[in-house]
RNA sequence: UGAGGCGUCGCCAAGUGGUAAGGCACCGGGUUUUGGUCUCGGCAUCCAAGGUUCGAAUCCUUGCGCCUCAG
Numbered sequence: 001u002g003a004g005g006c007g008u009c010g011c012c013a014a015g016u017g018g019u020a021a022g023g024c025a026c027c028g029g030g031u032u033u034u035g036g037u038c039u040c041g042g043c044a045u046c047c048a049a050g051g052u053u054c055g056a057a058u059c060c061u062u063g064c065g066c067c068u069c070a071g
Base pairs, nucleotide, nucleotide: 001070002069003068004067005066006065007064010024011023012022018054026042027041028040029039030038047063048062049061050060051059
């Protein structure tokens, strides 16, 4: 310098146009003498900015970061 891929909660991770699943962790309630276990509930406008659309995590553009390949 060129090409490709990835970016979703503290961590892992699903979701490929119609208001974001699940697990671990964390917080609160119950249970327990306490802790742990068990159980119920809670917790993300999705890397940033702009565009398309009635509607965008999802499509398009630019930027940023990471990874791989080529030189």
The RNA shown here (transfer RNA) has 71 nucleotides and comes from a Spirochaetota bacterium. It matches the Rfam family "tRNA". From the family's description: Transfer RNA (tRNA) molecules are approximately 80 nucleotides in length. Lineage of the source: Bacteria > Pseudomonadati > Spirochaetota.